This is a predicted structure of a 73-nucleotide RNA (c-di-GMP-I riboswitch aptamer) from Cellulomonas aerilata.

[in-house]
């Protein structure tokens, strides 16, 4: 670099419940559609919200950066 119908594991969409937030959304529990970085970072693009600000949300949209388990071809 690559990613098996490998091994051991991991994460957890929708939806439901509770709490927080004006909101996008977040956190916890349940739950699994999926994921080989669905681990982390809002750096570029993009989408979204707003009380329109030197504002905010989303990395499970794409790119980029950093880090990482296992191991056939």
């Nucleotide at each position: 670099a690559c990613g098996a119908c490998a091994a051991g594991g991991g994460c957890a969409a929708a939806c439901c419940u509770g709490c927080c937030g004006c909101g996008a959304g977040g956190c916890a529990g349940g739950g699994a559609c999926g994921c080989a970085a669905a681990g982390c970072c809002a750096u570029g693009g993009g989408a979204c919200c707003c009380a329109c600000g030197c504002g905010g949300u989303c990395c499970g949209c794409c790119a980029g950066g950093c880090u990482a388990c296992c191991g056939a071809a």
The organism belongs to Cellulomonas, within Bacteria. The prediction has a mean pLDDT of 91.